[in-house]
RNA sequence: GGGUACUUAGCUCAGCUGGUAGAGCGUCGCUUUUACACGGCGGGGGUCGGGGGUUCAAGUCCCUCAGUACCCA
Numbered sequence: 001g002g003g004u005a006c007u008u009a010g011c012u013c014a015g016c017u018g019g020u021a022g023a024g025c026g027u028c029g030c031u032u033u034u035a036c037a038c039g040g041c042g043g044g045g046g047u048c049g050g051g052g053g054u055u056c057a058a059g060u061c062c063c064u065c066a067g068u069a070c071c072c073a
Base pairs, nucleotide, nucleotide: 001072002071003070004069005068006067007066010025011024012023013022019056027043028042029041030040031039049065050064051063052062053061
């Protein structure tokens, strides 16, 4: 220099052919225990990497920028 994949909650990741964003773990509260842990119940937490475009409507489609990993040279 060329190419491919990825970027969504604190972490690891889903999200179908565009239609009001989820799981597990963690965290907080309650319950349980003499107490802790485990278990049970419930809650909070996300400008979906930045910007722009298309559309009635974008995590999803298009363009661009940035970052990460890998391949080729």
Molecule: transfer RNA
Organism: Candidatus Riesia sp.